[in-house]
RNA sequence: GGCUGGCCGGGCGACCGCGUCGUACCUCUCAGGAGGUGUGCCGAGGAAGGUCCGGGCUCCAGAGAGCAAGGUGGUGGCUAACAGCCACCCGGGGCAACCCGCGGGACAGUGCCACAGAGAACAGACCGCCGUCCGGAGGCCGCAAGGCCGCCGGGAGGCAAGGGUGAAACGGUGGUGCAAGAGACCACCAGCGUUCCGGGCGACCGGAACGGCUCGGUAAACCCCACCAGGAGCAAGGUCAAGAAGCUUCACACCUGCGGGUGUGGAGUGCGUGCACGUUCGAGGGCUGCUCGCCCGAGUGCACGGGUAGACCGCUGGAGGCGGCCGGCAACGGUCGUCCUAGAUGGAUGGUCGCCACGCUUCGGCGUACAGAACCCGGCCUACAGGCCAGCCCGU
RNA sequence: GCCCCGGUAUCCCAACGGCAGAGGAAGCGGUCUCAAACACCGUCCAGUGUGGGUUCGAGUCCCACCCGGGGCACCA
Repeated sequence: GGCUGGCCGGGCGACCGCGUCGUACCUCUCAGGAGGUGUGCCGAGGAAGGUCCGGGCUCCAGAGAGCAAGGUGGUGGCUAACAGCCACCCGGGGCAACCCGCGGGACAGUGCCACAGAGAACAGACCGCCGUCCGGAGGCCGCAAGGCCGCCGGGAGGCAAGGGUGAAACGGUGGUGCAAGAGACCACCAGCGUUCCGGGCGACCGGAACGGCUCGGUAAACCCCACCAGGAGCAAGGUCAAGAAGCUUCACACCUGCGGGUGUGGAGUGCGUGCACGUUCGAGGGCUGCUCGCCCGAGUGCACGGGUAGACCGCUGGAGGCGGCCGGCAACGGUCGUCCUAGAUGGAUGGUCGCCACGCUUCGGCGUACAGAACCCGGCCUACAGGCCAGCCCGU
Repeated sequence: GCCCCGGUAUCCCAACGGCAGAGGAAGCGGUCUCAAACACCGUCCAGUGUGGGUUCGAGUCCCACCCGGGGCACCA
C1' cells in the first nucleotide's frame, strides 16, 4: 500500500415513567375473576427493515393422477429446506493475497439479427485484381507487310487476397501453385468432431490416432433436457361475547269502514332484501388454471344494504446461545457441560441530571450511525457515524 | 401483518427489442376581434422512478432498490 474473515455499535450511577409476569395488601364480584396501590425480576436488532426465497405451524382428503402454467440450472457435499452455505471444476480479472460469473443445450426444431453495406446465414461482388474479345487515340522498331509497348471506353467471364460497411463478413502464419487468386494443395498453430488410453466419486484434466478443412450470434426469444414443487396463509385456525334491519308474541295508547293499522315499551328469535341455481337425474364447496378421481353436501353463488370492530387461546424455550472433546479440508454433524425470561394489540421498551468516551465548535455549548419486535426460525438483499481483533499478499 | 398492482412532458395517455419516443389537453407566439371566447396556424415541453445486467441495440427482457396506490376481520 492492499486482500479476507470475525466482533462491538456508547458506558456507569441516581431519580421519574411505561409493559408482561410473580408477589403483598385493599376494593368489587354472577366465585371463573376484574380493578387499584406497593414491591421484585425482565424488557428491541445486526439488520427487528425489504417481504426476495426456504421451512416449521394451522386449515383444506393425514393431499390423489394427468395436462397447462411456474421455479431451479457446472460438479460433489451440508441442511428440516432453499435461489443459501462449503469444497472443487471451467471461464475472466489482478504481480500477488484474492475477487467476479442467471455457469445445461444454438449439429432437435422455429423465430430474430434494425441502420449501414456488394453481401447477414444453403453468403456475396461496390472499388479492386486477372486474362480474353470489340472499339478508339498514341509511342517505339521497320523501306514495307507487320511486330512490340502501355493508355482510355465497353461486353461476356474468372477471383475473393486487399480496400470499404458493420456489433458480427465463413480460421491464423508461412510456403507451393496460378492469368490473377483461393484449404485448391502442404507444414505448423488454434479450434471442432469421433475413437481410444491414463487420472478423478464427478464437473473435468492430461495424452494419442483419425477426420472433413472451420461449422456466426441470440434461449434474462419461443423451445428442448434434467430436477423441484398440492393450495392458502396467524386478518391461518379455534372458543366465546356483543349488536343489528326484520319476524313472532305480550302490555298500553291512538285511529278505524271492525278486517285491521300506527306508535311506545318488554320478551323471544336472529343479519336482512332481491335475482339465479339446487336437495339423489344432486347446486355448490375442498380446488386462487383445466380434466379425471375422491370426499363433504342442503343449501349455495352474485348484487345491494345493516350491525360489531370486543375478549381469550394460537403466543413464545427454540432446527436456541456459549465452552470443551471427537469426526470432517470446510460448510456441518455427534457428545458432554453450562446459560436463558419482550410478548404488546390507538401497540410498552422512554425521559431528566451527573461523570466518562467519541465527533463538531464561533469555546458558550451542541450532537451520538442505520433503524425499531408483531406467530416462530434458516438465508439472501438493502441501510449503517465510529471503533476493535485476527490472518494473508506486494514493495522497501 | 399478509397479498396484489403501477411509475413515460405540467396533466391524461400511446409505443413488435430497432431511426433516443406518437397523440390530446394545458402553456407560449401569431391570425381573427373594439376587446375577449371559439376557431385556425405555428411553437415549446421527456430521454421513460434510480442503479446494474442480458443483447449489436432496452420504455419494453432480468435483478436490486426508491416512490405511489389497492384489497383483507367477524355476524359467514

Predicted 3D model of RNase P RNA and transfer RNA as a complex of 472 nucleotides. The prediction has a mean pLDDT of 78.